[in-house]
RNA sequence: AGUGAUGAUAGAGGCGCGGAACUCUAAUAGUAAACAUUCUUAGGUUGGAUAGAACCGGUGAGGAGUGUUGAAAGGGGAGGCCGCCGAAAUGGUUAGGAAAUCUAUUCUUUCUAACUGUUGGUUCUACAUUUAAGAAAUGUGGAAUUGUCAGAAUCAGCAAUGGUUCUGGAGGGCUAUCACACAU
Numbered sequence: 001a002g003u004g005a006u007g008a009u010a011g012a013g014g015c016g017c018g019g020a021a022c023u024c025u026a027a028u029a030g031u032a033a034a035c036a037u038u039c040u041u042a043g044g045u046u047g048g049a050u051a052g053a054a055c056c057g058g059u060g061a062g063g064a065g066u067g068u069u070g071a072a073a074g075g076g077g078a079g080g081c082c083g084c085c086g087a088a089a090u091g092g093u094u095a096g097g098a099a100a101u102c103u104a105u106u107c108u109u110u111c112u113a114a115c116u117g118u119u120g121g122u123u124c125u126a127c128a129u130u131u132a133a134g135a136a137a138u139g140u141g142g143a144a145u146u147g148u149c150a151g152a153a154u155c156a157g158c159a160a161u162g163g164u165u166c167u168g169g170a171g172g173g174c175u176a177u178c179a180c181a182c183a184u
Stems, first nucleotide, its partner, number of pairs: 002182003006179006014085001016084004022079004033069008043056003047107007088119012120146011148169009
């Protein structure tokens, strides 16, 4: 001069990622629900099912039509604020909690935690899933673009190095600094 998924610290990519709450807003929706009325007639109360208990119900359960009034939650978009650059998302396994008038069992959905796998970022698109949804998200493919590293070619340059083009890889990466170990 160096080598090292050895450790630490600080950073970069860009319509960059996420967050509970705040403001506004599209849609949900003229839906649910309530009331009135007409028809029907015996069941009903859970996200689904089964069993049991309790309660309500011919003083009309539940369903359908008409009229009047008429939402909300989850999810989405914009703004600001906050936290950040495996930011974050998602698959699998395990454990626990929640969803009902109550109990038990089971399924489903959802939340949290641990372990493990995948994805560098963004956009578009096909299929599938979720959803009220042509929104948005996720999974599997395809395409484009972008940052980074490596290789090749070429241009500039004494050189270091930089630009352009092509190809390939992945964030366990890349850049910088320090420490440690090896080595000179």
Lysine riboswitch aptamer from Candidatus Kurthia intestinigallinarum, 184 nucleotides, folded computationally. The source organism's lineage runs through Bacteria, Bacillati, Caryophanales, Caryophanaceae and Kurthia.